TPP riboswitch aptamer (THI element), 97 nucleotides, folded computationally. It was read from a public genome assembly, where an Rfam model found it.
[in-house]
């Protein structure tokens, strides 16, 4: 010098169920408008190609009080970046043994 994992900074992207009071399950299922749709703003969570979510899906097996709760689907198709850098690693040079 080149490359460059963690990581930071900014930006961008995504979900938001079931249920009887309660409660499950997870990173996250919360506030508040309102046209009652997660549609919009915010927050906190994830994720940014080592890919979070979608689609298939009002599938399809086992479980449950019920639910994608678990799994098969799935090496299926879709998907949102850029800087800056430290370990390691390669190469030049001078030095010293």
């Nucleotide at each position: 010098a080149a490359a460059g994992a963690a990581u930071a900074u900014c930006g961008g992207g995504g979900g938001u169920g079931c249920u009887u009071a309660g409660g499950c399950u997870g990173a996250g299922a919360c506030g508040g408008a309102c046209u009652c749709g997660u549609u919009c703003c915010g927050a906190a969570c994830c994720c940014u190609u080592u890919a979070a979510c979608c689609u298939g899906a009002u599938a399809c097996g086992g479980a449950u009080a019920a639910u994608g709760c678990c799994g098969u689907c799935g090496g299926a198709g879709g998907g949102a970046g850029a800087u800056a850098a430290u370990a390691c690693u390669u190469g030049g040079u001078a030095u010293u043994g």